[in-house]
This record gives sequence, structure tokens and C1' cells, in this order.
RNA sequence: GGGCCGUUAGCUCAGUUGGCUAGAGCACCAGCUCGACAAGCUGGGGGUCGCUGGUUCGAGUCCAGCACGGCCCA
Repeated sequence: GGGCCGUUAGCUCAGUUGGCUAGAGCACCAGCUCGACAAGCUGGGGGUCGCUGGUUCGAGUCCAGCACGGCCCA
């Protein structure tokens, strides 16, 4: 230098063929329960989906560039 894959909540990850509210588990907070802790139950907070543009009535999803990480080729 070239090719492929990935980037979504604090962490690990879903999100199908673009469609109305962006989700799960764990973690965190509050309450219940318990003699207490853990476990369990109920509820809650937390995201501008890596960044910048583009396409579209509409983008996490499609396109381009850039950044970061991984693998391969030279």
C1' cells in the first nucleotide's frame, strides 16, 4: 500500500428485507422480603448506534470519506 470483518448502555451482545417507541443479560439505584448478608421479587436511571457527509418521505440498517481494533496479502 491492497482486501475482508468489526465499532449500538458501565461490560458482553441482539437488532432480519430501511418503517412508527433502540432492546436483552449482567452491573448500578430504590423499594419489598430476611435477625443480617446473599439469593429472590417489583420498579427505575443510563444511548443522540465511532465521526463527518450523502441517498430517502423516513437510516442503527444503504452509499462515500475518515478514525480505531482484528485477520489476510504484498